[in-house]
RNA sequence: CGCCUAAGACACCUGCAACAGGUGUCGCGGGGGACCCGGUUACUGGGGCGAAUCCAUUGUGAGCGCGCGACCGCGCGAAGCGAUGGUAGAGGACUUCCAACCUCGAGCCCGUCAGCUAACCCCGUCGGCGUGAUUGG
Numbered sequence: 001c002g003c004c005u006a007a008g009a010c011a012c013c014u015g016c017a018a019c020a021g022g023u024g025u026c027g028c029g030g031g032g033g034a035c036c037c038g039g040u041u042a043c044u045g046g047g048g049c050g051a052a053u054c055c056a057u058u059g060u061g062a063g064c065g066c067g068c069g070a071c072c073g074c075g076c077g078a079a080g081c082g083a084u085g086g087u088a089g090a091g092g093a094c095u096u097c098c099a100a101c102c103u104c105g106a107g108c109c110c111g112u113c114a115g116c117u118a119a120c121c122c123c124g125u126c127g128g129c130g131u132g133a134u135u136g137g
């Protein structure tokens, strides 16, 4: 100076100071919560944040069966864990559209409980990265 993300700005206080901590305001974001509407039996629990869903193949594997009574061999194989390939979807230095290329397609939380939802109530404002930086119309 930029990128992903809601994750930024300002003021005051503490402090020697800080791009430190705290409080508040604004901005941005999330959840709960009526009438009306919708829904229907719920341990096969259910739900939330997020782009991060879904599928196929394969290895291992508790154990089961067979040869053969044993060593041994062969086959099947739950959950879990791993590997490969795809995929709904998401991102890429002004913005929008199209095309191409590259990358992501995770993780976490609530705790038996929540549809929508005006008023109202509550919460977050982290973290991780980058260099002529994707290209063309």
Stems, first nucleotide, its partner, number of pairs: 001130004008026007027125006037115001045113001046110004054086007063076005089104004097137004
c-di-AMP riboswitch aptamer (ydaO/yuaA leader) from a soil metagenome, 137 nucleotides, folded computationally. RNAcentral holds the sequence, with entries from MGnify. The prediction has a mean pLDDT of 83.